Predicted 3D model of a 74-nucleotide RNA (transfer RNA) from a Deltaproteobacteria bacterium.
[in-house]
RNA sequence: GGGCGCGUAGCUCAUCUGGAUAGAGCACCGCCCUCCGAAGGCGGGGGUAGUGAGUUCGAAUCUCGCCGCGCCCA
Repeated sequence: GGGCGCGUAGCUCAUCUGGAUAGAGCACCGCCCUCCGAAGGCGGGGGUAGUGAGUUCGAAUCUCGCCGCGCCCA
């Protein structure tokens, strides 16, 4: 330099044939339970989906640029 893939909550990931409030597990916070804690039960907060632009009535989802990471080729 060329090609491919990935980037969604603190972490690991779903959702991605465009559609209405973007979810799960763990973690975190509160309550119950307990002498205290763990485990268990109940409830709660947290993401405008890497970034910018385009297409569209509508974009996490499609297209393009950029940034970052990984793999392959030279």
It matches the Rfam family "tRNA". From the family's description: Transfer RNA (tRNA) molecules are approximately 80 nucleotides in length. Their secondary structure includes four short double-helical elements and three loops (D, anti-codon, and T loops). Further hydrogen bonds mediate the characteristic L-shaped molecular structure. tRNAs have two regions of fundamental functional importance: the anti-codon, which is responsible for specific mRNA codon recognition, and the 3' end, to which the tRNAs corresponding amino acid is attached (by aminoacyl-tRNA synthetases). tRNAs cope with the degeneracy of the genetic code in two manners: having more than one tRNA (with a specific anti-codon) for a particular amino acid; and 'wobble' base-pairing, i.e. permitting non-standard base-pairing at the 3rd anti-codon position. Its family is annotated with triplet codon-amino acid adaptor activity in the Gene Ontology.